Small-subunit ribosomal RNA from an uncultured prokaryote, 1492 nucleotides, folded computationally.
The coordinates come from a structure-prediction model, not an experiment, and the mean pLDDT is 82.

RNA sequence: AGGGUUUGAUCCUGGCUCAGGAUGAACGCUAGCGGCAGGCUUAACACAUGCAAGUCGAGGGGUAACAUUGAUGCUUGCAUCAGAUGACGACCGGCGCACGGGUGCGUAACGCGUAUACAAUCUACCUUUAACAGGAGGAUACCCAGAAAUGAAGAAUAACACUCCAUGGUAUUUAGAAAUCGCAUGAUUUUUAAAUUAAACAUUCAUGGGUUAAAGAUGAGUAUGCGUCCUAUUAGCUAGAUGGUAAGGUAACGGCUUACCAUGGCAACGAUAGGUAGGGGCCCUGAGAGGGGGAUCCCCCACACUGGUACUGAGACACGGACCAGACUCCUACGGGAGGCAGCAGUGAGGAAUAUUGGGCAAUGGAGGCAACUCUGACCCAGCCAUGCCGCGUGCAGGAUGACUGCCCUAUGGGUUGUAAACUGCUUUUAUACAGGAAGAAACACUCCCUCGUGAGGGAGCUUGACGGUACUGUAAGAAUAAGGACCGGCUAACUCCGUGCCAGCAGCCGCGGUAAUACGGAGGGUCCGAGCGUUAUCCGGAAUCAUUGGGUUUAAAGGGUUCGUAGGCGGAUUAAUAAGUCAGAGGUGAAAUCCCACAGCUCAACUGUGGAACUGCCUUUGAUACUGUUAGUCUUGAAUUAUGUGGAAGUAGAUAGAAUGUGUAGUGUAGCGGUGAAAUGCUUAGAGAUUACACAGAACACCGAUUGCGAAGGCAGCUUACUAAGCUAUGAUUGACGCUGAGGCACGAAAGCGUGGGGAGCGAACAGGAUUAGAUACCCUGGUAGUCCACGCCGUAAACGAUGAUAACUCGAUGCUGGCGAUAUACUGUCAGUGUCUGAGCGAAAGCAUUAAGUUAUCCACCUGGGGAGUACGCUCGCAAGAGUGAAACUCAAAGGAAUUGACGGGGGCCCGCACAAGCGGAGGAACAUGUGGUUUAAUUCGAUGAUACGCGAGGAACCUUACCUGGGCUUAAAUGUAGAAGGACAGAUCGGGAAACUGAUUUUUCUUCGGACUUUUUACAAGGUGCUGCAUGGUUGUCGUCAGCUCGUGCCGUGAGGUGUCGGGUUAAGUCCCAUAACGAGCGCAACCCCUAUUGUUAGUUGCUAACAGGUAAUGCUGAGGACUCUGCGAGAACUGCCUGCGUAAGCAGUGAGGAAGGUGGGGAUGACGUCAAAUCAUCACGGCCCUUACGUCCUGGGCCACACACGUGCUACAAUGGUAGUGACAGAGGGCAGCCACUGGGUGACCAGGAGCGAAUCCCUUAAACACUAUCUCAGUUCGGAUCGGAGUCUGCAACUCGACUCCGUGAAGCUGGAAUCGCUAGUAAUCGUGGAUCAGAAUGUCACGGUGAAUACGUUCCCGGGUCUUGUACACACCGCCCGUCACACCAUGGGAGCGGGUUCUGCCAGAAGUAGUUAGCCUAACCGUAAGGAGGGCGAUUACCACGGCAGGGUUCGUGACUGGGGUGAAGUCGUAACAAGGUAGCCGUA
Repeated sequence: AGGGUUUGAUCCUGGCUCAGGAUGAACGCUAGCGGCAGGCUUAACACAUGCAAGUCGAGGGGUAACAUUGAUGCUUGCAUCAGAUGACGACCGGCGCACGGGUGCGUAACGCGUAUACAAUCUACCUUUAACAGGAGGAUACCCAGAAAUGAAGAAUAACACUCCAUGGUAUUUAGAAAUCGCAUGAUUUUUAAAUUAAACAUUCAUGGGUUAAAGAUGAGUAUGCGUCCUAUUAGCUAGAUGGUAAGGUAACGGCUUACCAUGGCAACGAUAGGUAGGGGCCCUGAGAGGGGGAUCCCCCACACUGGUACUGAGACACGGACCAGACUCCUACGGGAGGCAGCAGUGAGGAAUAUUGGGCAAUGGAGGCAACUCUGACCCAGCCAUGCCGCGUGCAGGAUGACUGCCCUAUGGGUUGUAAACUGCUUUUAUACAGGAAGAAACACUCCCUCGUGAGGGAGCUUGACGGUACUGUAAGAAUAAGGACCGGCUAACUCCGUGCCAGCAGCCGCGGUAAUACGGAGGGUCCGAGCGUUAUCCGGAAUCAUUGGGUUUAAAGGGUUCGUAGGCGGAUUAAUAAGUCAGAGGUGAAAUCCCACAGCUCAACUGUGGAACUGCCUUUGAUACUGUUAGUCUUGAAUUAUGUGGAAGUAGAUAGAAUGUGUAGUGUAGCGGUGAAAUGCUUAGAGAUUACACAGAACACCGAUUGCGAAGGCAGCUUACUAAGCUAUGAUUGACGCUGAGGCACGAAAGCGUGGGGAGCGAACAGGAUUAGAUACCCUGGUAGUCCACGCCGUAAACGAUGAUAACUCGAUGCUGGCGAUAUACUGUCAGUGUCUGAGCGAAAGCAUUAAGUUAUCCACCUGGGGAGUACGCUCGCAAGAGUGAAACUCAAAGGAAUUGACGGGGGCCCGCACAAGCGGAGGAACAUGUGGUUUAAUUCGAUGAUACGCGAGGAACCUUACCUGGGCUUAAAUGUAGAAGGACAGAUCGGGAAACUGAUUUUUCUUCGGACUUUUUACAAGGUGCUGCAUGGUUGUCGUCAGCUCGUGCCGUGAGGUGUCGGGUUAAGUCCCAUAACGAGCGCAACCCCUAUUGUUAGUUGCUAACAGGUAAUGCUGAGGACUCUGCGAGAACUGCCUGCGUAAGCAGUGAGGAAGGUGGGGAUGACGUCAAAUCAUCACGGCCCUUACGUCCUGGGCCACACACGUGCUACAAUGGUAGUGACAGAGGGCAGCCACUGGGUGACCAGGAGCGAAUCCCUUAAACACUAUCUCAGUUCGGAUCGGAGUCUGCAACUCGACUCCGUGAAGCUGGAAUCGCUAGUAAUCGUGGAUCAGAAUGUCACGGUGAAUACGUUCCCGGGUCUUGUACACACCGCCCGUCACACCAUGGGAGCGGGUUCUGCCAGAAGUAGUUAGCCUAACCGUAAGGAGGGCGAUUACCACGGCAGGGUUCGUGACUGGGGUGAAGUCGUAACAAGGUAGCCGUA
């Protein structure tokens, strides 16, 4: 410090998520030791048991228990007695119990924090100072009863308990005077007079305690400034409320309380209400600012079962006190009683979860005491827990045949585990055993001494340890006692095998898993941490993702529809004063602990101690005065007023014109009009439409008219009048900052809509009809109501848009338009205000903006914070309603979005090409047959190919074989080869039997040898085989787009980038072919050319080919001699290049019935197929990874099947006939093939063919008569002399074998079919069409296929349309790319939520009833020790009664909140449901916004 995730890729916006740190944690796996810390976050839920506050006998009465002593009795070890001693239960009294300890319910508050104040206060114990302590008196507890709690009556008694009197002051109260001081009320001091109030004793004689007053210290109380959570869907709250006077009350001020008077007080700077919460020091995080928290430790507050109340006391409204009420629990002898762990342990419950019913007062601290001492679950220790932090260890060194195992691989061998192990040497922390063994302790007290003195200080000695025989130290032996967890797809360090097969599972985000998973599970290996490691939860960070530091608002979320204007915020120049803000110095405070720094103590560290710094704050005070503020002046430039001028669809009200439309009346006139893509509905012979005239009605204003003008916006358009407003310019004058913005607020505000009343021509929601359509509640057409118009009143919203708030200042240019002004002027130029376009800097994610900013600044307002849910629900306000404004949450997703890029696509556009259409010719689709496919059938009908790009395809040839399929029967190392070992001498063969064969059984014959072996068989071991699966693991090969003209690269340049440029533009071409232009310049793969065939020529060569001349010969023939002239064959070469001419053009190039030429514009044909696309085809040509089978999915054999047949499709053949059929006669090819062959010729057969038999391994011989054609004859339009299927019979050939299932021949038979519906295919010249010939395969078996030649056309105006393609451009919400994307209803499942007759709970308010305990007041009743009084009685007190206040409780009615509810509303989510197709392209009716 960043990373992952939206996309095909990019930049941005924006959310989600990760890496870090932390925790009072919990859970999972694991675990050796120690130190230091920490340990119910939940039920302030309920608690058994023990302990947690007592102490003082030096206050008192006393003596229940214990001990001692003494005495008595005697059963000589017991009983009794004695307060006599030590001591001491209970009791009276003093002090303490208000501390310490716990918890966080309540509390949003002067509760807390901080800073002040008390002239408005109190303070036991402690310290200091001063003074004092005289006298008198009356009670009461203990005892007793009762189970206990408790208690009636009665008797006796004490005190430092209680009462009274005296004395006293600087005390208190009242009245008065003087001085000083203070911010005010006022305070202090002095003084005069009057009144009132104190005490306690004990004793060891040292002291301790007591009373009053003053001061200090400590602690407490009160008041005030500032700070202190969320919600405005809480906007008004308040009657003791705000203030005053008086009184009461309090330690003290105060409406604290009461009476009277006044009507105030608080609040948008957030009152009131609701929700949540103890506050702080501090802790976590962060660079900081901040954000989050409030465990442990410290301070403050609140509470003590719940609610209320007071008493006592210095202090409480009191955790281990009291009373009352309530709930709960317990005891009981049923009469009554008791209790409060949020003290320490502990129990139950709750919960994911949190410890021992331990030791000790040795230390520190506290209470009481003179003290010893007692008490102390405060505290100090120990126990449990890896809960955290820190430290230590589990060994170290050497050791390579790099051992074995494991795992992996390209597997004769390597790699890894791995110096790891074994092995050798060394060490001993820790653990174990034994031995020694602390510090923490200094005191008090006691003894002694010194200083010294009626008080204390110092020194010495002695005593005291829970922890604990602990820490620590030493010795001994021995590597001996000690390693795991998570992870390994990216983020993120770390990879392989096996298993599984969208299953099981993983997952923080993206996402893995559908047969080769580095992502699941296991293993090997590795990585990171390490006595821990991971997970979960929470907080901060990263997140500049609430932005003060430090964000934004044209299009991503976001500018209010627009003005005016209140509060508020901000504000021109200058002078002076002031000193609030601001700055500086000083003082006080900011507790300690914490953090930081230094040093120190535990062996280090954690931890702890000492010192420093810091605590960024608050208060006080002194000073400074630039800036801001305030006050007082001045100024004119901001702003405004006035005067002259000026333009304008600015507004309101009135008057008025013409055109058009409609209607009415009348005329002319006749058959249609109207409407559409085409129609129909509609109108019309009762006279429409058309046309003419007149009349009427309402609405809107052509031309001018514009990129114009005006207005705050909405908006405003004939002409004219009146009234009104605003702007601009030029020049004066005046005021003198009067300004800007503007939360709330007022006003205006298109269309639609609402109300009332008018009006209504045209248009026109709804509605009706006609069309279209699968449907058409639409688009189109014919009608048509509300509405549109006017007046008045509502509504208050729009994509109310420049998607751009207002104001002010500054910042390069170019060019228009509008309105002014200046110079004489329409030219020209300058200036002000407005309105446009283009372009710089700058800005921006980019598109773009660019003096009319989205640039640079300032002020103010509004608004935003992922998408959906949702502008929805609830609440409130407004509205007649419609609805508007304000405006959430649950839940759900990992995206949603902006701009730009490349493609693809478009029922977008431009240009161009192609047998793409058109123009033609011929087919196919109908028939029969052949063949392939589907389907069906079957034991099997083997498998593959399936739009174009499968279907006479793999197959260039299934009777057996092939053959992969089926039935049945066999074999199990079985074909071939090799190696090694062993055994045998045969094996093979022949014959016979079984069998369908394969195979099997029997018999028989039996080796060679140079003795080395050869050969062969059997057996063992190792290497098999598979047309089984996966073409979606692959290689290779192939199809298609497409022989289309494209596809890329290097460098440079442009862009943040994806990318672009080049490759685009203008021409041209078959072509990214070439030329020109050009931020591009070049290059590569493609195109073209190079290659082959063909067309032409000469030269060369001349057999098997040829034969002109010469010669010979035949019935005839190059048959022969001979020849190279010709044809031909073979080889090499030439020729064609827009080269020449004319025209056009810059050029490339194009045109020409041009010339020449065999051929003319790539001459014709072939081979040749760029980057890539279709997970295209093929595991069955072959090869190959993985998986599967191994007496079988291998292999051998027999027979069958691949040939089936209601049907459908493709490709062909033959036809339907006269351009023909049949018969006869007669011509002309090319290219191939041939020895298990082609076969002349001869004979036989009607024929297929057979029997003989020359030639030829072939330019020699043979296949080999080419056919269409020509001539002649016949048939005469018919199911025929067309057509030949089918069937019957007889044969031939091949072959082991033609039954399933071959071809051919002859005779007979003679189906369908008379030119083929919708729709569709091929072809542009030697082509289509038509005719025959040959080859491959092959024993045989083509209508297929591959070649060959013969005959030989028609048409192309042209590119509008269909299809395909190329290129440029445009739109896009597509990128699996339109076979895309995507919307809504319905149906189903689940989830959360709104409404809902209601029902139930919490909380709160109002009114009323009631009123315990208590306090205060009153008091007729009753009782009464101290004082007064001789007494009667009184004072005073108590009980009771009563009044006021008040808790619990009750009744009634509200508010608010939560839960629940038949039914109901929408919403969200969910691999393959239904209906349509709304949006994205002109999305097929452009889309969208508001409204009905």